A computed fold for a 109-nucleotide RNA from a bovine gut metagenome, annotated as c-di-AMP riboswitch aptamer (ydaO/yuaA leader). The prediction has a mean pLDDT of 86.
RNA sequence: UGCCGAAUGCCGCCCGGCGGCAGCGGGAGAACCAAUUUCGGGGUGAAGGUGCAUACCGGGGAACUUCCUUCCCUAACCCGUCAGCUAAUCUCGCAGGCGUAGGAAGGAG
Numbered sequence: 001u002g003c004c005g006a007a008u009g010c011c012g013c014c015c016g017g018c019g020g021c022a023g024c025g026g027g028a029g030a031a032c033c034a035a036u037u038u039c040g041g042g043g044u045g046a047a048g049g050u051g052c053a054u055a056c057c058g059g060g061g062a063a064c065u066u067c068c069u070u071c072c073c074u075a076a077c078c079c080g081u082c083a084g085c086u087a088a089u090c091u092c093g094c095a096g097g098c099g100u101a102g103g104a105a106g107g108a109g
Base pairs, nucleotide, nucleotide: 001099002098003097004096008022009021010020011019012018013017023094024093025092026091027090028089033084040082041079042078043077044076048057049056050055058074059073060072061071062070064106065105066104067103068102069101
C1' cells in the first nucleotide's frame, strides 16, 4: 500500500481493560405452508457429489469489472438429542491468514 474474509469506523470511562453508537455478518424464533426424528439431527463456511483415489463432476480465489487462457484451494471448527420456513421479538461475531499470472475489451483516476 493491497488481497482472502462479515470481521470496520467513531466515542466514552474507573483506560494492561471495559462499555456505547453506527455499519457489516450470523443464529434462535409464530401463523400459513412444508416436512419426518439412531443410518440421529443441525450450524458457520465455496469447501459438496460419484467413487478404490492420486480420478471425474460441481464449487471458490487470482488485486477496477467482464471474457479467454493459466495457476491455486475444495479445509477447519461448533451445538449436543435439539432448531424447516418464519412477522414481532431475542441473541451472537467483527477474527485469522497472506503479497497481487498473461491476453483482449470496457471503465475509473